[in-house]
Molecule: transfer RNA
Organism: uncultured bacterium
RNA sequence: GCCGGGGUGGCGUAAUGGUAGCCGCACUCGACUCAAAAUCGAGUCUCGCAAGAGGUGGAAGUUCGAGUCUUCUCCCCGGCA
Numbered sequence: 001g002c003c004g005g006g007g008u009g010g011c012g013u014a015a016u017g018g019u020a021g022c023c024g025c026a027c028u029c030g031a032c033u034c035a036a037a038a039u040c041g042a043g044u045c046u047c048g049c050a051a052g053a054g055g056u057g058g059a060a061g062u063u064c065g066a067g068u069c070u071u072c073u074c075c076c077c078g079g080c081a
Stems, first nucleotide, its partner, number of pairs: 001080007010025003018064001026044006045054003057073005
């Protein structure tokens, strides 16, 4: 340099162009217990007192609507040279 794959809550990972965050882990609180473990229930992105606003590496574009499609760009992994 060329080709392919990837970047999404604290972590892993999913999501057919139609409520962004399913599922798992971790953590917090509660129930159960003499106590704990296990199990069960609820909660956990950011800003904001709140109403609300923002958020899928970054920037543009297409579209009524983009994590998803297109272009540019940064980073990571693999292959070729």